This is a predicted complex of two RNAs, RNase P RNA and transfer RNA, with 416 nucleotides together. The prediction has a mean pLDDT of 76. It holds a member of the Rfam family "Bacterial RNase P class A". The family's RNA type in Rfam is ribozyme. Rfam describes the family as follows. Ribonuclease P (RNase P) is a ubiquitous endoribonuclease, found in archaea, bacteria and eukarya as well as chloroplasts and mitochondria.
RNA sequence: UAAAUCGGACAGUCGCGUAUAGCAAGGCCGCAAGGCAGCGUAUGAGGAAAGUCCGGGCUCCAUAGAGCAAGGAUGCUGGAUAACGUCCAGUGAGGGUGACCUUAAGGAAAGUGCAACAGAAAAUAACCGCUUAAGCAUAGCUUAAGUAAGGGUGAAAAGGUGAGGUAAGAGCUCACCGCCAGUAUGGUGACAUAUUGGGCAUAUGUAAACCCCAUCUGGAGCAACACCUAAAAAGAGGGCAAAGGCUGCUCGCCAUCCUCUAAAUUGGUGGCUUAAGACAUAUGGUAACAUAUGUAAUAGAUAAAUGACUGUUCAAGACAGAACCCGGCUUAUAGAUUUACUCU
RNA sequence: GAGCUGUAGCUCAAUUGGUUAGAGCGCCGGCCUGUCACGCCGGAGGUCGCGGGUUCAAGUCCCGUCAGCUCC
Numbered sequence: 001u002a003a004a005u006c007g008g009a010c011a012g013u014c015g016c017g018u019a020u021a022g023c024a025a026g027g028c029c030g031c032a033a034g035g036c037a038g039c040g041u042a043u044g045a046g047g048a049a050a051g052u053c054c055g056g057g058c059u060c061c062a063u064a065g066a067g068c069a070a071g072g073a074u075g076c077u078g079g080a081u082a083a084c085g086u087c088c089a090g091u092g093a094g095g096g097u098g099a100c101c102u103u104a105a106g107g108a109a110a111g112u113g114c115a116a117c118a119g120a121a122a123a124u125a126a127c128c129g130c131u132u133a134a135g136c137a138u139a140g141c142u143u144a145a146g147u148a149a150g151g152g153u154g155a156a157a158a159g160g161u162g163a164g165g166u167a168a169g170a171g172c173u174c175a176c177c178g179c180c181a182g183u184a185u186g187g188u189g190a191c192a193u194a195u196u197g198g199g200c201a202u203a204u205g206u207a208a209a210c211c212c213c214a215u216c217u218g219g220a221g222c223a224a225c226a227c228c229u230a231a232a233a234a235g236a237g238g239g240c241a242a243a244g245g246c247u248g249c250u251c252g253c254c255a256u257c258c259u260c261u262a263a264a265u266u267g268g269u270g271g272c273u274u275a276a277g278a279c280a281u282a283u284g285g286u287a288a289c290a291u292a293u294g295u296a297a298u299a300g301a302u303a304a305a306u307g308a309c310u311g312u313u314c315a316a317g318a319c320a321g322a323a324c325c326c327g328g329c330u331u332a333u334a335g336a337u338u339u340a341c342u343c344u
Numbered sequence: 345g346a347g348c349u350g351u352a353g354c355u356c357a358a359u360u361g362g363u364u365a366g367a368g369c370g371c372c373g374g375c376c377u378g379u380c381a382c383g384c385c386g387g388a389g390g391u392c393g394c395g396g397g398u399u400c401a402a403g404u405c406c407c408g409u410c411a412g413c414u415c416c
Stems, first nucleotide, its partner, number of pairs: 001340006008313007016044005022039002027036003046319001050330002053328005058221004065251004071217005076090005091105001092103004106212002111210002113206003127151002129147008159177006178200001179198008225270004234261005244254003278295007314317001345415006353369004362400001371387005393409005
């Protein structure tokens, strides 16, 4: 420097949640659906359970719609994946003596905007300076032109260095470097190398300014939603102009809206945890990952459990607590262990 | 689960990124008055919540993070 693992252990007592085709078959609550309780047994937070920042599953809205416009996200190449803004491998650029690390990295010759202060000038560059010509009141000044070498300003000044050349200068010409274009070779590709040509209007920077290009993109979220009970939000009438949902408009769909009646002040169950899951081995692949076989599988609440005490031991225990689930990212984290490599 | 806001002690500004971030109240000093208040003059006070990035330049743009508030 890179990567990986663990993140107190063991024993006892008491207590709490959940499950139970064990015991008991007896009890309790409720109109009902259904639920509770005793004894026993089993089991009970994480690497981030966190932030809710992305992507999916699942559920409902039309198994997700049509047209136009706008918005949002992503942005080197190839691959992985259910998908991703994630991951892997590479390319270019930047940093480090090195191992190695970082990288929102398309387009500025489509167009628009902006570049404060300073400076002559910030994008159709003559302030000083240099040079030539003319004029005059001639150690100089004025006018007309040429000049981007030099000075000064700035974050940035119109390819750089050197030589030739010139009135003075200038890619004006040449060599090297840079840039652009073509060709060849290698590579799936980003691109690299070689070579030829072009004096380079290839007109500065900024797109995490508007914008252009390419690709993707419907909304809402488990308080979604479904079922049960006499009931858990309904029934009757009216309106279809406006207003509601489908992120703007038009259509289309849902059905909203108004009046009256009835009912409730929030019942019960499911959704709920076996999952695109974990670990081990083998095979394929540089790898992410895929396939096959095997193993162990055990939180699931709804006022919400996972705690307390005692003893032993060490390295003296950090950050932190599940609430539909999964893949990532980001952030917090005392300390301990292992492997490989680098420098001194 | 969803949304919004952080700038001086307090309440708020800051236009399309630009020179030294302003205003009111409050605070400090002086003047005025016999004294206090009022009034007048002057002054201090800022990690623009924090960290990083883009840019010549960031309160402003982008990303991450922290805190607070609101709604279902």